[in-house]
RNA sequence: CGCCGAGUCCCGCGGAGAGAAAACCGCGGGAGCGGGGGACCCAGUCCUUCCUGGGGCGAAUCGCAGUGUGCGUAGGGCAAUUCCUUCGGCCCGAGCCCGUCAGCUAACCCCGUAGGCGUCGGAGGGA
Numbered sequence: 001c002g003c004c005g006a007g008u009c010c011c012g013c014g015g016a017g018a019g020a021a022a023a024c025c026g027c028g029g030g031a032g033c034g035g036g037g038g039a040c041c042c043a044g045u046c047c048u049u050c051c052u053g054g055g056g057c058g059a060a061u062c063g064c065a066g067u068g069u070g071c072g073u074a075g076g077g078c079a080a081u082u083c084c085u086u087c088g089g090c091c092c093g094a095g096c097c098c099g100u101c102a103g104c105u106a107a108c109c110c111c112g113u114a115g116g117c118g119u120c121g122g123a124g125g126g127a
Stems, first nucleotide, its partner, number of pairs: 001118004008031008032113006042103001053101001054098004062072004075092004082127006088120001
C1' cells in the first nucleotide's frame, strides 16, 4: 500500500515511549456501518397419534461413507476506478451465542464495530 470482513473515522482522558505531538495499547463519547428484539396489516395454522425443543450471527449448509476423519455439496472468496457478467483454475466450506423464547414489523429497545491475510501477473464481454 492492498485484500477478505459490518468491523471504519473523529474527539477526550490515561498508559507506554527519550519526548509536546504521532504510530501502539486501554477506557469513555460521537458519526458511519452491521446485526438482533419488537404492533396493526399481511403471512402461516385440516384432524388424530408418535418422534423431535426452537432460534440467532456467519459464505460456512446438506448428503454419503470405512465417522477423532474422508469424499462430495448449497454457498463464499481470489487486490489496485467501481459494478454486472461468461469460461477455466485455485482456496474456504469454520466457530460461537441465546436458554424453552423469537414469522413479518412503524414507533421504540438492545448489541457489535473483531479477527485473518499478501490472493490466478487468469482469459473475455458489458455498463
Predicted 3D model of a 127-nucleotide RNA (c-di-AMP riboswitch aptamer (ydaO/yuaA leader)) from a soil metagenome.
It matches the Rfam family "c-di-AMP riboswitch aptamer (ydaO/yuaA leader)". Gene Ontology terms of the family: regulation of gene expression and cyclic-di-AMP binding.
Model confidence (mean pLDDT): 81 of 100.